[in-house]
Context: one part of a larger RNA
RNA sequence: CCAUUUUUAAGGAACUCGGCAAAAUGACCCCGUAACUUAGGGAGAAGGGGGACCUCUAUAAUAAAGAGACUGUUUUCUUUUGAAAAUAUUAUUAUGAGGUGGCACGAAAUCGGGGGUAGCAACUGUUUAACAAAAACACAAGACUUUGCGAAGUUGUAAAACGCUGUAUAAGGUCUGACACCUGCCCGGUGCUGCAAACUUAAAGGGAAAGGUGAAGUAUAUGAUAGUUUUCUAUCGUGUAUGGAGCUUCGAACUGAUUGUUCAGUAAACGGCGGUCGUAACUCUAACGAUCCUAAGGUAGCGAAAUUCCUUGUCCACUAAUUAUGGACCUGCAUGAAUGGUGUAAUGACUGCCCCGCUGUCUCAAAAAUGGAUUCGGUGAAAUUGAAUUCUCCGUGAAGAUGCGGAGUGUAAGCGCCUAGACGGGAAGACCCUGUGCUUCUUUACUAUAACCUUUUAUUGAAACCUGGUUUAUCUUGUGUAGAAUAAGUGGGAGUUCCCUUUUGGGGACACUAGUGAAAUACCACUCUUGAUUAACUGGGACUCUAACCUUUUUUAAGGGACAUUGAAUGGUGGGUAGUUUGACUGGGGUGGUCGCCUCCCAAAGUGUAACGGAGGUGUACGAAGGUAGGUUCGAAUGGAUUGGAAACCCAUUCUUGAGUAUAACGGUAUAAACUUGCUUGACUGUGAGAUAGACAUAUCUAGCAGGGACGAAAGUCGGUCGUAGUGAUCCGGGAGUUCUUCGUGGAAAGGCUCUCGCUCAACGAAUCAAAGAAACGCCAGGGAUAACAGGCUAAUAACUCCCAAGAGUUCUUAUCGACGGAGUUGUUUGGCACCUCGAUGUUGAUUCAUUGCGUCCUGGAGGUGAAGACGCUUCCAAGGGUUCGGCUGUUCGCCGAUUAAAGCAGUACGUGAGUUGAGUUCAGAACGUUGUGAAACAGUUCGGUUCCUAUCUAGCGCUUAUUUUGAAAAAUUAAAAGGAUUUCUCUCUAGUACGAGAGGAUCGAGAUUAAGUGGACCUAUGGUUUAUCGGUUGUAUUGCCUAAUGCAUCGCCGACUCGCUACGUCUGUACAGACAACCGCUGAGAGCAUCUAAGCGGGAAGCUGUCCUUAAAACUUAUUUUUAGUUACGUAAAAGAUUAUUACGUUGAUAGGCAAAUUCUCUUUCUUUAGUAAUAAAGAACUUUUUUUGU
Repeated sequence: CCAUUUUUAAGGAACUCGGCAAAAUGACCCCGUAACUUAGGGAGAAGGGGGACCUCUAUAAUAAAGAGACUGUUUUCUUUUGAAAAUAUUAUUAUGAGGUGGCACGAAAUCGGGGGUAGCAACUGUUUAACAAAAACACAAGACUUUGCGAAGUUGUAAAACGCUGUAUAAGGUCUGACACCUGCCCGGUGCUGCAAACUUAAAGGGAAAGGUGAAGUAUAUGAUAGUUUUCUAUCGUGUAUGGAGCUUCGAACUGAUUGUUCAGUAAACGGCGGUCGUAACUCUAACGAUCCUAAGGUAGCGAAAUUCCUUGUCCACUAAUUAUGGACCUGCAUGAAUGGUGUAAUGACUGCCCCGCUGUCUCAAAAAUGGAUUCGGUGAAAUUGAAUUCUCCGUGAAGAUGCGGAGUGUAAGCGCCUAGACGGGAAGACCCUGUGCUUCUUUACUAUAACCUUUUAUUGAAACCUGGUUUAUCUUGUGUAGAAUAAGUGGGAGUUCCCUUUUGGGGACACUAGUGAAAUACCACUCUUGAUUAACUGGGACUCUAACCUUUUUUAAGGGACAUUGAAUGGUGGGUAGUUUGACUGGGGUGGUCGCCUCCCAAAGUGUAACGGAGGUGUACGAAGGUAGGUUCGAAUGGAUUGGAAACCCAUUCUUGAGUAUAACGGUAUAAACUUGCUUGACUGUGAGAUAGACAUAUCUAGCAGGGACGAAAGUCGGUCGUAGUGAUCCGGGAGUUCUUCGUGGAAAGGCUCUCGCUCAACGAAUCAAAGAAACGCCAGGGAUAACAGGCUAAUAACUCCCAAGAGUUCUUAUCGACGGAGUUGUUUGGCACCUCGAUGUUGAUUCAUUGCGUCCUGGAGGUGAAGACGCUUCCAAGGGUUCGGCUGUUCGCCGAUUAAAGCAGUACGUGAGUUGAGUUCAGAACGUUGUGAAACAGUUCGGUUCCUAUCUAGCGCUUAUUUUGAAAAAUUAAAAGGAUUUCUCUCUAGUACGAGAGGAUCGAGAUUAAGUGGACCUAUGGUUUAUCGGUUGUAUUGCCUAAUGCAUCGCCGACUCGCUACGUCUGUACAGACAACCGCUGAGAGCAUCUAAGCGGGAAGCUGUCCUUAAAACUUAUUUUUAGUUACGUAAAAGAUUAUUACGUUGAUAGGCAAAUUCUCUUUCUUUAGUAAUAAAGAACUUUUUUUGU
């Protein structure tokens, strides 16, 4: 010194984030017990009282087992165990009376502190094994929703299983969370459910159209033959083109389900629930009115709240004082109704606030016990460790040095302490950033997918009915106006057709003609439209059947039934699951901004040149705004002239490029590139020597040649535009062309080549056809290449000072204050930078201990004053000492209460966590408000939440050993130097004087006590402790028993206390001298004066140096005094002490113990006698224990 424990005067929470911890309460019996209440509770509420022992009451009461009877209470009988041995039975429990002793009688141990008022949660319960026990979870209860049984749901590939040997009073899911009163409005969005008319929609069905090939056929060219013959015809062959069929590729309409669109319902589904303006007899406010928007605009209730930023809102209460707490108000940043609202008795190791009791939490510490530490003996780890011969200050330096520079200090070696430093140890920082790292989670990220739903098809059959589609055949249908009149269309067409006669006969009708009209009718053919019938093919719907298939059973049967099941295909739904993505730059990252191209400046007279430097443009336009040939001159100012003006058109003069240029800026341009007219398409094809820029990819300029053109008389000019922006690689795909290739051959498909089209691939050299978020549950690799703390640099900001002096101060710049401005200092604020540290430099505040500066809060000394005195204001000197206690808050700060001489400002890693604390901040749990679809989040709030280290070195505080020096020893002294100490108020006298109208009221000087703070020493008295000691006493055990004593129970508890140690106690801490500061002076020149200064001489402060105290000869020399020896070890010890050391004594001796006496503390046991039934009492005698002193 630490841990555990005991006690503490006076005070009693003043401690602190907070009564943390401790103390206190406590068991039993009796009395008594409030608000409120769900009538059960609350309640052990609170609060108060009792107890030992002895005698009597007292023959007190009660106490075992079994059997029978009895409804039962109870009664009767039998038997057994234990105890006692008779004048007196045992155990337990209870009442009353009397007596006795003690500080105390549940005597020790065991053993609730209580009350009031809020928040939250109804309750008992559950939870993060090892930092969170809670307000979180659960819960009874309420509600919604699914499910009719082979149930829904869940597990499984399936078989099958659970649900359930249950059946809607059942089972599953979700939300709320007892109870009471309640639960408002919104269906626009997102979900869910329903409807099924319309639109949309896959596979499948369907098969229009098109492509490829293509014997024959047709056309054409050509060859041969024959005929005729200039031609031509026929046959055979070849080439080309076309081409029905067949084969083949592609495949439109149409049919075709969920879904989606649409419509409706649904909020105890996810969720949501407004602005603006005006208005009332003071003002304020707005019942009222107007207007806009919405799906609807927040109702009841509650409200600075677990929700309120501003905020410590305002008022009241509580307090001396309250950022807390309670009650109100309502201005609700951002309350609100089963994401439940508001209340609420009971309950809570929950969270606030207050009171009583109680206390070492504190004022303010002290003493004691035990165990460590320490010393000796024994045994014997660990982290750590580049090597060490391991000082201080100032500086330097990768910016905080034991190690570098300078100066200082420094004999060597140890022991005990301490923890300021060794950017100490421990853990490749968890914060932050980076990584084309990881993981988990989310979703309307992307892409898949299980599962579910849908249709088709197979498993899969029969009969009949209804109703579509396509095609064939035969019929039917068709009204604009005009026109005989109901003109479907086109083509052909001069006839067609009927009756009587049998004849080259007669008659009639319709056509033709004419007319109307866009089109003309008879008749014939082919078609369109409407509908019907027939036949073939192919769909849809509903129903019946039984034989596949399924299924039940009590098995010759019944039920379901081509459905279901299962397979295949198909579309939908699909964070249920999976794989991934989610840019870079960046004075950290995020938010914001930006990302390609053009122009200028920066850019330093070649080119080039950065920044989240300063300014602007661009993602086009134009068939003329291109080409060519010719022509023309713009603009401004001044003057003049009708309307006419600053400005219209005209004239003159002057300036000379200031205008214009499709567009930004720059460069250029009047010889025009500007303006205008004519003719035109060079806004051409094929090439291209040579250069420029660039890492490359690419970009730019370009003479000339060939072709065929435009304009011009010609020379010539023309391969777009005065130039510089107007953009995008590759892959993939489309279009046009093509003397290319063509998987046996011929074709084809496909590809190549030339031209061309499709990217805000704008993150613009473009990772993919296709991609967002969260992590505080996080992980890894790294980074001081990069942030938060601290240091460093800087000093915008900040603080402070100075200069100028407009002004105010009655007058007057400077007693005091000082605008507009200017110049600095500091390194305390907020910042900037990113230099050390990310293989760790622990962060706010408090506490303890400090130390430094001075721009001084007090005390001291001065100048000025708008200084009468007193109190002040301001400035100068001055750092010796001092600089309070409380209420609120985590606070620093701040506000408040009460004091004070004063309640200073800063630095020291915002001093100080290997010293303490852990309330805040800053992990994991949970909640509110808000944001987000969500995972989650917040410099918003709220409740809870592990603080490791045995000290090697340096530094610091102490203690030793050794050596050196002097021949040895003893005693003493101080120097240089270092450190300590250093306070202040009040009062009295001078004096109620100076001053002042008064009120008031001194300086200087002399003196005194009290009080306070602080330091030191001490223990006579006071107080504390005192596990030395004495005594009382409970329970129990032992010494055989009584008596007496002892052990254990915190020293068992309780009372008292010596020595010692201590504070709360007692004592004590001058004057003076010297040199100075600001300032005040004397004399006095420079400068005939003046001047405190230049020479000279003074005064002048708590400050400086002495004086006082401590350390101090490992500083030296000289001189002097005494002695000739001394010391260790050893022994007994304490006035000393961790160990050592120091000190006392050692037979010539009282050093320690013992003994004796006295003293001190404690106490009256014991013995004897007496009294009493007893407990016990009285008197007498003597002893015992501790300490100290003396003696021995």
Molecule: large-subunit ribosomal RNA, half B
Organism: Chloropicon laureae